[in-house]
Context: one part of a larger RNA
RNA sequence: GCCGGCGACUUGUAGUUAGUGGCAGGUUAAAGUAUUACGUACUGAAGCCAUAGUGAAAGCGAGUCUUAAUAGGGCGUUUGUCACUAAUUACGGACCCGAACCCGGAUGAUCUAACCAUGGCCAGGAUGAAGCUUAGGUAAUACUAAGUGGAGGUCCGAACCGACUGAUGUUGAAAAAUCAGCGGAUGAGUUGUGGUUAGGGGUGAAAUGCCAAUCGAAUUCGGAGCUAGCUGGUUCUCCCCGAAAUGUGUUUAGGCGCAGCGGUUUAUGUUAUAGCUUAGGGGUAAAGCACUGUUUCGGUGCGGGCUGGUAAUUCGGUACCAAAUCGAGGCAAACUCUGAAUACUAAGUGUAUAGUAAACCAGUAAGACUGUGGGGGAUAAGCUCCAUUGUCAAGAGGGAAACAGCCCAGACCACCAGUUAAGGCCCCUAAAUGAUUGCUAAGUGAUAAAGGUGGUGGGAAAAUAUAGACAACCAGGAGGUUUGCUUAGAAGCAGCAAUCCUUUAAAGAGUGCGUAAUAGCUCACUGGUCGAAUAGUCCUGCGCCGAAAAUGAACGGGGCUAAGUAAUCUGCCGAAACUGUGGGAUAUUUUAAUAUCGGUAGGGGAGCGUUCUGUUGUAGAUUGAAGCGUCAGCGUAAGUGGGCGUGGACGAAGCAGAAGUGAGAAUGUCGGC
Numbered sequence: 001g002c003c004g005g006c007g008a009c010u011u012g013u014a015g016u017u018a019g020u021g022g023c024a025g026g027u028u029a030a031a032g033u034a035u036u037a038c039g040u041a042c043u044g045a046a047g048c049c050a051u052a053g054u055g056a057a058a059g060c061g062a063g064u065c066u067u068a069a070u071a072g073g074g075c076g077u078u079u080g081u082c083a084c085u086a087a088u089u090a091c092g093g094a095c096c097c098g099a100a101c102c103c104g105g106a107u108g109a110u111c112u113a114a115c116c117a118u119g120g121c122c123a124g125g126a127u128g129a130a131g132c133u134u135a136g137g138u139a140a141u142a143c144u145a146a147g148u149g150g151a152g153g154u155c156c157g158a159a160c161c162g163a164c165u166g167a168u169g170u171u172g173a174a175a176a177a178u179c180a181g182c183g184g185a186u187g188a189g190u191u192g193u194g195g196u197u198a199g200g201g202g203u204g205a206a207a208u209g210c211c212a213a214u215c216g217a218a219u220u221c222g223g224a225g226c227u228a229g230c231u232g233g234u235u236c237u238c239c240c241c242g243a244a245a246u247g248u249g250u251u252u253a254g255g256c257g258c259a260g261c262g263g264u265u266u267a268u269g270u271u272a273u274a275g276c277u278u279a280g281g282g283g284u285a286a287a288g289c290a291c292u293g294u295u296u297c298g299g300u301g302c303g304g305g306c307u308g309g310u311a312a313u314u315c316g317g318u319a320c321c322a323a324a325u326c327g328a329g330g331c332a333a334a335c336u337c338u339g340a341a342u343a344c345u346a347a348g349u350g351u352a353u354a355g356u357a358a359a360c361c362a363g364u365a366a367g368a369c370u371g372u373g374g375g376g377g378a379u380a381a382g383c384u385c386c387a388u389u390g391u392c393a394a395g396a397g398g399g400a401a402a403c404a405g406c407c408c409a410g411a412c413c414a415c416c417a418g419u420u421a422a423g424g425c426c427c428c429u430a431a432a433u434g435a436u437u438g439c440u441a442a443g444u445g446a447u448a449a450a451g452g453u454g455g456u457g458g459g460a461a462a463a464u465a466u467a468g469a470c471a472a473c474c475a476g477g478a479g480g481u482u483u484g485c486u487u488a489g490a491a492g493c494a495g496c497a498a499u500c501c502u503u504u505a506a507a508g509a510g511u512g513c514g515u516a517a518u519a520g521c522u523c524a525c526u527g528g529u530c531g532a533a534u535a536g537u538c539c540u541g542c543g544c545c546g547a548a549a550a551u552g553a554a555c556g557g558g559g560c561u562a563a564g565u566a567a568u569c570u571g572c573c574g575a576a577a578c579u580g581u582g583g584g585a586u587a588u589u590u591u592a593a594u595a596u597c598g599g600u601a602g603g604g605g606a607g608c609g610u611u612c613u614g615u616u617g618u619a620g621a622u623u624g625a626a627g628c629g630u631c632a633g634c635g636u637a638a639g640u641g642g643g644c645g646u647g648g649a650c651g652a653a654g655c656a657g658a659a660g661u662g663a664g665a666a667u668g669u670c671g672g673c
Stems, first nucleotide, its partner, number of pairs: 001673006011092013025049003031043005053060002063075004095233002098230001102223006113197009122187001124156003127152001131148006160184003164181005199215001201211003208217001236607006246259005260364002262361007271354001272351001275349006286338001287336002292332003296328005303321002305318005367392003371388006397408003412583004417579003423573003426558003432570001434569006445560001451545003455542006463534002472529005478502003483497003508523001512521002584597006608662001610659006620650001627646005633640002
């Protein structure tokens, strides 16, 4: 892991409600009597509920209390009770499994920590303390040398004890080892045997270490089925209805209480509501600047600054700042002279298994995304918090390649029938290689901006042009003058000022290059050649560039120049939608119709099957029971049931009753493989 068995809402008492039944007042409890296998029948009114309420009470009483009250107001002016069944609540283990803990009593120092008693062990080598001896030396010591000597938590290094590093090992050879190195090795050394200390404790050269592979409190049994607002699991079928993820409070935030939303039953009977009509109030969107603020420019300019004059009062100037006011132009969630659409309120109308009320039973109180109006954030987030709508949640089907929340559409069942929606119609792939008129050349058609673009289509206004435009080519492009100033120089062309006149078809006191300055080239401008369009501006359609991400490729692919795109038109395909035909169920009422029949949590209803009991010492059964295997038939399902085979002795159906009553999940449990 698989298969098979087992495996979870039980039971007692009390209350509440519903249903059914007895009685109309209901009913017995303990106990007793009879008969007994359990049990049943009878006796037993003590008690309980009901029959009258009200008041704190005395009390009064269909009333009573409050009160000065005869007012007003509160509660009342009557029907049940006893069983059984079901649901639910409370208390009990209370649907099942699951803690870590806490407490009590015992058992442990054969591991290990420390200590006590009594024993054992430490190859070899090195160093060479004190003391002593001899010699030297001294007045005597001191001191010096040689020898002797053998000290030490001394040195090197086996046994022994330890464990610093690395590798191997990691379902190991081993629940801590092996290998190669490493530390101590006469000491606070190591070790044998026996003993002592016990869990609120011991022991600890102290690491919360160790106390039998167990230690921030050992192990074991008991309290104990501790408790678990937490996780997991919770077993047959069909039918009807069908939520919530919100408000509020909470030592509350993943839990509860109340309300909201669901179900069942009864009552009420249009009372509720979509829509429509009418009538309302508003201060949002927008807009505006009349207020409150804010803000740009201009005019006037209080006051101030700067500055001039005066001995001073003070008088002037000002291209500075600037109150207030005027004109023009803006902005506002906490501005409003204005002011919608919606929404809301009321009345009328209006419609359906609508609404409302009561009782009982719940679940929910983690929501998600899309559109819209906003707050927070960065006008970020598949972000977060509100409001509002839809969908999902609890919703299948078609479309969006795939894709809870998007688009279409709400699945009772069947059909090899039809029509459509969204979306599509070259092939994959059902249906147009459809029609008309354009556009695009970029594979744009899948994704992005500022900015750029003599890509191309359309439009608008306004120019030039046969009196010859635009482009190209030929020719001219001059004189006063090197204008004046400046400058070393400045001659069209460093710079400043001025920018005239003449000859002309035309020619700037000069457009650019150039020179030290000249020179030189060129342009404006003019003539000729040529012979028909040319040069810009604005608006707009479709394109192009801008355009870089990590395995290889973001039209679904093939592929397409339409099979892209804009507009118009006609067909067709396309769903569980709608229709058709047949069938079923539920509700309502006119009994024949109408409506309805997606569904999680959850509520309600009706059934199937298993074991046992009564009927039952049953029907049946060796001419073959139960069980097992396999295959028909039947039923909306759980299921039922006939044949055949196997099996070899039991055993239904129906009607009732009682439950150890239905498994696929619980890191379930036991067994097998």
A computed fold for a 673-nucleotide part of an RNA from Chrysoparadoxa australica, annotated as large-subunit ribosomal RNA, domain II. It matches the Rfam family "Bacterial large subunit ribosomal RNA". Its family is annotated with structural constituent of ribosome and ribosome in the Gene Ontology. The prediction has a mean pLDDT of 83.